[in-house]
């Protein structure tokens, strides 16, 4: 340094739910709240799932989801 991930240490994030706001919607933002997370930091490249508009015979377009999978990229610590 890399791989790896502890009954280690310092910390970090924040599901469901509630309140308010935005959005046709999936969902997003803020506050509260913790199910959990070694990247639950960031990225929509591929796939999956979801929403909207069509089509109904075929598939198409736009959007959401990074806490669905793969992938890319950056990072704390240092036991086995």
């Nucleotide at each position: 340094g890399a791989a790896c991930g502890a009954c280690a240490a310092a910390g970090g994030c924040a599901a469901a739910c509630c309140u308010g706001c935005c959005g046709u919607g999936a969902g997003g933002c803020a506050g509260g709240g913790a199910c959990g997370c070694a990247a639950a930091g960031c990225c929509a490249g591929a796939g999956g799932u979801c929403u909207u508009g069509g089509a109904u015979g075929a598939u198409c377009a736009a959007g959401a989801u990074a806490g669905c999978u793969c992938g890319g990229u950056u990072g704390c610590c240092g036991a086995a």
The RNA shown here (c-di-GMP-I riboswitch aptamer) has 80 nucleotides and comes from an uncultured Thermoleophilia bacterium. It was read from a public genome assembly, where an Rfam model found it.